A computed fold for an 88-nucleotide RNA from an Anaerolineales bacterium, annotated as c-di-GMP-I-GGC riboswitch aptamer. Its mean pLDDT, the model's own confidence on a scale to 100, is 87. NCBI's taxonomy places the organism under Bacteria, Bacillati, Chloroflexota, Anaerolineae, Anaerolineales. The sequence was found by an Rfam model in a public genome assembly.
């Protein structure tokens, strides 16, 4: 240091429920466990999720279509940190 046990100590928690936020998507907190060896941190680049606002058309008042600056690190990659030590 690559690796990753039918090991040993820790830890995180998908869906759903409750309650809160916010236009949404999504977050938070409490439960709760499908899984995670980084499911740690980090939107850096691809990807998906949203469109409040904008800008554009439609229509005459209400809907359309693009756009991230929103959002996700439990999608992949990058970029930093790190428990623990069989067998190679």
């Nucleotide at each position: 240091a690559u690796c990753g046990a039918a090991a040993a100590u820790a830890g995180c928690a998908a869906a759903c429920c409750u309650g809160g936020u916010c236009a949404a998507a999504a977050c938070c907190a409490g439960g709760g466990a499908c899984g995670c060896a980084a499911a740690g941190c980090u939107a850096u680049g691809g990807g998906u999720c949203u469109a409040a606002a904008g800008u554009a058309g439609u229509u005459c008042u209400u809907u359309u279509a693009c756009u991230a600056u929103g959002a996700u690190c439990g999608c992949c990659a990058g970029g930093u940190u790190g428990c623990c030590g069989u067998a190679a």